[in-house]
Context: one part of a larger RNA
RNA sequence: UGACGGGGGCCCGCACAAGCGGUGGAGCAUGUGGUUUAAUUCGAUGAUACGCGAGGAACCUUACCAGGGCUUAAAUGUAGAACGACCGAUUUGGAAACAAGUCUUCUCUUUGAGCGGUCUACAAGGUGCUGCAUGGUUGUCGUCAGCUCGUGCCGUGAGGUGUCGGGUUAAGUCCCUUAACGAGCGCAACCCCUAUCUCUAGUUGCCAGCGGAUAAUGCCGGGGACUCUAGAGAAACUGCCCGUGCAAACGGUGAGGAAGGUGGGGAUGACGUCAAAUCAUCACGGCCCUUACGUCCUGGGCUACACACGUGCUACAAUGGUCGGUACAGAGGGCAGCUACCACGUGAGUGGAUGCAAAUCUCGAAAGCCGAUCUCAGUUCGGAUUGAAGUCUGCAACUCGACUUCAUGAAGCUGGAAUCGCUAGUAAUCGCGCAUCAGCCAUGGCGCGGUGAAUACGUUCCCGGGCCU
Repeated sequence: UGACGGGGGCCCGCACAAGCGGUGGAGCAUGUGGUUUAAUUCGAUGAUACGCGAGGAACCUUACCAGGGCUUAAAUGUAGAACGACCGAUUUGGAAACAAGUCUUCUCUUUGAGCGGUCUACAAGGUGCUGCAUGGUUGUCGUCAGCUCGUGCCGUGAGGUGUCGGGUUAAGUCCCUUAACGAGCGCAACCCCUAUCUCUAGUUGCCAGCGGAUAAUGCCGGGGACUCUAGAGAAACUGCCCGUGCAAACGGUGAGGAAGGUGGGGAUGACGUCAAAUCAUCACGGCCCUUACGUCCUGGGCUACACACGUGCUACAAUGGUCGGUACAGAGGGCAGCUACCACGUGAGUGGAUGCAAAUCUCGAAAGCCGAUCUCAGUUCGGAUUGAAGUCUGCAACUCGACUUCAUGAAGCUGGAAUCGCUAGUAAUCGCGCAUCAGCCAUGGCGCGGUGAAUACGUUCCCGGGCCU
């Protein structure tokens, strides 16, 4: 000077408390450990690994294993040599890769040049090792309020002061005092979305008033009022009032206001810590392999299964299940695509057909509401598992796809110790979309809207953090 203390003081955070819903018990999905295996490729491992890298493992991917091939090689360039092809079609062997062959077969300005492959030589290649040699990127403390510098002053010096003290704040935010005076990186603001209004503009969106047309519909003429769209602006600043206070500031069913004291959300992550993670995104030093640790292919594996753990989905039911009728979104996607509509099929779908490169066409809600039924039961709850028959994608669904129909109908009656999330349009609950993608093991991830709570006395205690001592 720091760090630490079951030392002290002050303060904060869904940290506790007060509440709501879960996990831990069941079935399944997924990841991990372990075990097994020819291989179950590799990495990630308290918080900060475990629905993580992976925003798509049937082949490919693929890095792993078995077997079969190649050795300048998959690509590109330079130099040299011989050649006239390459492409295309086809035969044989083969699981394919590949090997052997057949047919067809160059151009021009012609001792040569161009083009093309083959051979030779040189440059390759490596998801092999080291993240404890590194760059870059990332997690975490933590969106916590801190971390420093110049000059001055103090101290022999390390260093201190400033940054402390009294108030205040979400904040080293601001004020007062003061051997300090200033400044930088952080805080805040500037940026984006959202909540209100005004102006401008009016198509593909809208339709109040006028007219036309229809079985009906902004369908048509038209209109810019309204909604909306998207550009510009206004608006919130403790600005006003009252009280307390030196001030900063705080308090007030305060006024006004769409919004009130950071209005809500996002982006934004200081100096640094963990020799934290990543040599398998990429780059790169060193080391290692070079007829193989490179590379091509077929098949298998990454999907195994006495078990253990994490994260989820579905439930155990009546605030519910089933059947019929009926209403309302937002944000997105669409041409090898989304498909209205018609027909067929119980259905997944199929066959036609039309519109749309889309505010134009299209993909589209569920919970809700109105009726009916079930009457507390392992059930009309629950849907695992299994059998049969199918649909679709794809060269190909055996290992190992999704979906449909019929049948089957397991565990499960609210879960021990323990443990997690959440303070408002939040939790809970309901569906919808997108990326990846031929298809999909998506119950995951990222978004979107619908319905919509309870509770916070308080800071003694648990955890983490900040300041002073």